A computed fold for a 74-nucleotide RNA from Lactobacillus crispatus, annotated as transfer RNA. Rfam family: tRNA. About the family: Transfer RNA (tRNA) molecules are approximately 80 nucleotides in length. It is annotated as a transfer RNA.
RNA sequence: GCGCCCUUAGCGCAGCUGGAUAGAGUGGCUGACUACGAAUCAGAAGGUUGAAGGUUCACAUCCUUCAGGGCGCA
Numbered sequence: 001g002c003g004c005c006c007u008u009a010g011c012g013c014a015g016c017u018g019g020a021u022a023g024a025g026u027g028g029c030u031g032a033c034u035a036c037g038a039a040u041c042a043g044a045a046g047g048u049u050g051a052a053g054g055u056u057c058a059c060a061u062c063c064u065u066c067a068g069g070g071c072g073c074a
Stems, first nucleotide, its partner, number of pairs: 001073007010026002013023001019057001029043004050066005
């Protein structure tokens, strides 16, 4: 330099055939349970879907550029 892939909650991820109220797990918090913890159960919180632009009535999802990371080729 060229090609391919990844970027969504604190963390590892799903969703990407455009119309969901943006998700579950885990972690943190609160409560129940317990003599106290752990485990278990319940609850609420937590997100500019990496950035910008474009297409569209409508984009996490399609297109372009950029940024960060990984793999391969040279």

Model confidence (mean pLDDT): 82 of 100.